Transfer RNA from an uncultured Bacillales bacterium, 74 nucleotides, folded computationally. Rfam family: tRNA. Rfam classes the family as a transfer RNA. The coordinates come from a structure-prediction model, not an experiment, and the mean pLDDT is 80.
[in-house]
C1' cells in the first nucleotide's frame, strides 16, 4: 500500500439483511427473605448506538467521509 470484518450500556453480546418505542446475560443500586453472607424473588438507575454529514416525515440500520482496532496479502 491493497482487501475484509468489527466498533451499540462498566463488561459479553443481539438488533442492521426488510428504516418506525434501543434490548438481552452477567455487573451496579434498592426492598423483600436470612442471626448474618450466599442463594432467591421483586424493582430501578445506566446509551450523543465510535466521530461528521448526507437521504427520508422518521436512520443503529441506507449513503459517503473520517478515526481506531484485528485479520489477510504485497
Nucleotide at each position: 500500500c491493497g482487501a475484509g470484518a468489527c466498533g451499540u450500556a462498566g463488561c459479553g453480546c443481539a438488533g442492521c439483511u426488510u428504516g418506525g418505542u434501543a434490548g438481552c446475560g452477567c455487573g451496579u443500586c434498592u426492598g423483600c427473605u436470612u442471626c448474618g453472607g450466599g442463594a432467591g424473588c421483586a424493582g430501578a438507575a445506566g446509551g450523543u448506538c465510535a466521530u461528521g454529514a448526507g437521504u427520508u416525515c422518521g436512520a443503529a440500520u441506507c449513503u459517503c467521509a473520517c478515526c481506531g482496532u484485528c485479520u489477510c496479502g504485497a